[in-house]
């Protein structure tokens, strides 16, 4: 110089106009007043205002209601080990399998010796193993062809057939064929037997442990598959701020009081009518629940950030200092202009040591966007910065 | 805002984890009619993407991406 690997940050600076939300500041109006003050408002200054992902709601909590939730089913997750945390399926650190020349990545990483169930097509057979084809042995035809005594009797008897066994070495099939590689053995063969590896069991050492080493012994029995049903271990009580909690109109229900005088109904009286009389209703007052609507939860204090300092291999903890850091409810955080920057392109101009660097000019300048609040996780991002690290070429 | 369920030819539907993902309508081409329609033959065409288990994935897991429910899922 080239290729890469892992982390960490930053994601636009400044200025002038115009404009929005909040606002326990300050000033003015405005209203109310017990003249001490106060604020349902308005206005001006002044403070303040979006992310690393606010996102997708995929885990985990805080907080808040539900009989405070104990036990069991039933269901859900999760699944080496040690630590971190308020917990978490997150995080750090090791273990153990895979991938890469390497930096380094990746891994739902317990159990098919508790049962069930699946392994299509091909294959001779797919799980108490089979026997197609091949090899070997026996028996029965066949009988080149040699021996005998000249075709023949009569002995051997080669190759191909049939029949009965053996045999998991070979061959084909398959993702997968019942340990692997030699070497003995055998009629052919095989863990049948022997070294080396592999698997299993015990023992021993080192490690908190996951595990790793070493030695003995066992001839191997235990195909995959639980992101199949299941079993075992640990976890989890439900719902979510439209939880939840408080204040409350107008109208219409609902309960209680009044009810003077004239009224409406209905009862007593009664064959009707009038008086009387209770009750009801209109009326008025008061109570109460919901409902529109307002408030709080809700942004002043925390599993808060930030700096220095101890401990720790790190996650992460403690100690001291410093700081207040959005908040609405059709939802503020913006808009245009200049300027400086990034990055890109130029068949523009100069200058080169031919790697390039100056100046112009035009384009651009992601991905998004708070809503009750942490903590992870996962997905999107133009472009850039720094920093450790690995190959792989060149000079010295 | 929450909390929820869906994705397969153009449409509507099917498919135990196992041959080349089916039917139907439509759309093309052809036959048959004089033509058209009907019939009849034939063919195009489809698992939202991506990773992962698995010998094998519509399926079964996990991540994006669209797409609906809504006050008769919750005030």
């Nucleotide at each position: 110089g080239g290729a890469g690997u892992g982390g960490u940050u930053c994601g636009g600076g400044c200025g002038a106009u115009c404009g929005c939300g909040c606002u326990a500041g300050u000033c003015g109006c405005a209203g109310c007043u017990u003249c001490g003050g106060c604020u349902c408002g308005c206005g001006g200054c002044g403070g303040u205002g979006a992310g690393g992902a606010a996102a997708g709601u995929c885990c985990g909590a805080g907080c808040u209601c539900c009989g405070c939730a104990g036990g069991g089913c039933a269901g859900a997750a999760u699944g080496c080990u040690g630590g971190g945390u308020a917990a978490c399926g997150c995080c750090c650190a090791g273990g153990g399998g895979g991938g890469g020349a390497g930096a380094c990545c990746c891994c739902a990483c317990a159990g098919c010796c508790a049962g069930u169930g699946c392994c299509a097509c091909a294959g001779a057979a797919a799980a108490c193993a089979a026997a197609c084809c091949g090899c070997c042995u026996g028996c029965c035809g066949u009988g080149a062809g040699g021996g005998g005594a000249c075709a023949u009797a009569c002995c051997c008897g080669a190759u191909g057939g049939g029949u009965a066994g053996g045999u998991a070495a070979g061959g084909g099939u398959g993702a997968a064929a019942a340990g692997g590689u030699g070497g003995g053995g055998u009629a052919a063969g095989a863990g049948c037997c022997c070294a080396c590896c592999g698997c299993g069991u015990c023992u021993c050492u080192g490690g908190c442990g996951a595990c790793a080493g070493a030695g003995a012994c066992g001839g191997c029995a235990c195909g995959g598959u639980a992101a199949a049903c299941c079993u075992c271990a640990u976890u989890c009580g439900g719902a979510g701020c439209a939880a939840g909690g408080c204040c409350a109109a107008a109208u219409a229900g609902g309960g209680g009081a009044g009810g003077a005088g004239a009224g409406g109904u209905g009862g007593c009286c009664c064959g009707c009518c009038u008086c009387g009389u209770c009750a009801u209703u209109a009326c008025u007052c008061c109570c109460g629940g919901g409902u529109a609507g307002g408030c709080c939860g809700c942004a002043c204090a925390g599993a808060g950030g930030u700096g220095u300092c101890g401990g720790g291999u790190a996650a992460c903890c403690g100690a001291c200092g410093c700081c207040c850091c959005a908040g609405a409810u059709g939802a503020a955080u913006g808009a245009u202009c200049g300027u400086c920057g990034g990055g890109c392109g130029c068949u523009g101009a100069c200058c080169u040591u031919c790697g390039g660097g100056u100046c112009g000019c035009g384009c651009u300048u992601a991905c998004a966007g708070a809503a009750c609040u942490c903590g992870g996780c996962u997905u999107a991002u133009a472009g850039g910065a720094c920093c450790a690290c690995u190959c792989c070429c060149u000079u010295c | 805002g929450g909390c929820c369920c869906c994705g397969u030819c153009g449409u509507c539907c099917a498919a135990c984890g196992g041959u080349u993902a089916g039917g139907a309508c439509a759309c093309a081409g052809g036959a048959u009619u004089u033509u058209c329609g009907a019939u009849c033959c034939u063919g195009u065409a489809a698992u939202g993407g991506g990773g992962g288990u698995u010998c094998g994935a519509c399926u079964c897991c996990c991540c994006c991406c669209g797409g609906g429910g809504u006050c008769a899922c919750c005030a």
Predicted 3D model of RNase P RNA and transfer RNA as a complex of 471 nucleotides. The coordinates come from a structure-prediction model, not an experiment, and the mean pLDDT is 77.